Description:
Predicted 3D model of a 133-nucleotide RNA (SAM riboswitch aptamer (S box leader)) from a soil metagenome. The sequence is in RNAcentral, with records from MGnify.
RNA sequence: CUCAUCGAGAGGGGCAGAGGGAUACGGCCCUGUGAAGCCCCGGCAACCAGCCAGCUCACCUCCGACGAGGCCCACAAGCUGGCCAUGGUGCCACGUCCGUCUCAGACCGAGAUCCGGUGCUGAGAGAGAUGAG
Numbered sequence: 001c002u003c004a005u006c007g008a009g010a011g012g013g014g015c016a017g018a019g020g021g022a023u024a025c026g027g028c029c030c031u032g033u034g035a036a037g038c039c040c041c042g043g044c045a046a047c048c049a050g051c052c053a054g055c056u057c058a059c060c061u062c063c064g065a066c067g068a069g070g071c072c073c074a075c076a077a078g079c080u081g082g083c084c085a086u087g088g089u090g091c092c093a094c095g096u097c098c099g100u101c102u103c104a105g106a107c108c109g110a111g112a113u114c115c116g117g118u119g120c121u122g123a124g125a126g127a128g129a130u131g132a133g
Stems, first nucleotide, its partner, number of pairs: 001133006011041005019030003025099003042092003047088003050083007059070004096127001101124005106118004
């Protein structure tokens, strides 16, 4: 940099001693009934690796084309579905905590449109996390 996912799920002990929820600020929340970090044990999940099945792909024929049929269906590749938890990761408060940018809606203001406000709801962008390349 690219792609996929961000639903759900799963915690005890020991050391340690004041912070933590990615980052700055604000809000909200967790925390001396012990935060971060480190270690041990346990667990969750199924991204990659592993296994199985199907389809496609390859080649030939027909067809203007879409497509249809045949063929070895062997290797490789792709896609889809399933299995496992052996290996590489990851994860085990709420929840990727919320806000900032855009769009739509809702509500409020004397207020149809317009304008202003709230940031309430939804979608997206952005940012971030994890995996694979």